[in-house]
Formats: sequence, structure tokens, C1' cells
RNA sequence: CCGUGCGCUCUGCCGAAUCCCGCAAGGGAACCGGGGAACCACUUUCCGGGGUGAAUCGGGCGUAUCGCGGCUCUUGCCGUAUACGCGCGUAGGAGACCUUCCCGCUCCGAACCCGUCAGCUAACCCGGUAGGCGAGACGGAAGGAAAGG
Repeated sequence: CCGUGCGCUCUGCCGAAUCCCGCAAGGGAACCGGGGAACCACUUUCCGGGGUGAAUCGGGCGUAUCGCGGCUCUUGCCGUAUACGCGCGUAGGAGACCUUCCCGCUCCGAACCCGUCAGCUAACCCGGUAGGCGAGACGGAAGGAAAGG
């Protein structure tokens, strides 16, 4: 000096998930979510339905079933159903002052819950305030903001 790994700090990111009071239990504010009239909308409830969330949708390949149908009459082949797995794309979403634009670049495109039941919905009612990440931060343009002079 370069590369890699770990830890810490400044400072940030996804998300509603922050702040205040209290010894504590707990309470409040704020933000977020659900239920819930009239009017309006929908009339479709086993192919159940619904909610949070960006996380929907569509092909492809492979494996399994001693599944189903057909051909062959053979040990096999083709199609199809279900389940699982692996990838490809995609509605949509995120990325360091803020907004917008550029299929600019890099990522995500999950998971969980209710339990036969919920359209919207004033009053009203009921809940949540978790968890997980980053050494990156220097993509460009327009407008603004802030700081500095």
C1' cells in the first nucleotide's frame, strides 16, 4: 500500500412500529391497521371467503404417485392430475437533503393471520408500535431546501 473477515462509532435504510409520563404495573400523544349505518355498489355463498404486506401473475424443466387415460403388447412411450423442487420473466416495491424524470444501475417481488365470516361506511368499537439491515452513500438531469460566503 492492496484485499478479506470481525467489532465499534458517526450517521442512515426497509417498516406504522416513534415520543412523553411513571419505581413498576401501566397510561398518554402521534402514526398505522381492522370492524362498523344511511346512500351507493354487488347480488353468488366449496372451485369457500377474507385480512396485513410491494410481494401478483405467467411459462419452462425435473422428481414422485405403485394416480388416471390412450398407444404398444414390451421392460416402454405420450397426455393429464396432484405435491415438491429449481430456475426464467412479470404487475408492483426499495435504494443517503426532498420531489420529479431517465426499463440509468443494484436489489426485493416473501411470509403470516382470521376461521365459514366481514363491499363502501359517519358516529362508535377493537387492535399494533415489532423485527431486520448498511461501510456502502459518487448514476445523470430539472426544480427546491439547507449550509456557507

The prediction has a mean pLDDT of 79. c-di-AMP riboswitch aptamer (ydaO/yuaA leader) from Streptomyces sp. UH6, 149 nucleotides, folded computationally. It matches the Rfam family "c-di-AMP riboswitch aptamer (ydaO/yuaA leader)". About the family: This family represents a conserved RNA structure found upstream of the ydaO and yuaA genes in Bacillus subtilis and related genes in other bacteria. The source organism's lineage runs through Bacteria, Bacillati, Actinomycetes, Kitasatosporales and Streptomyces.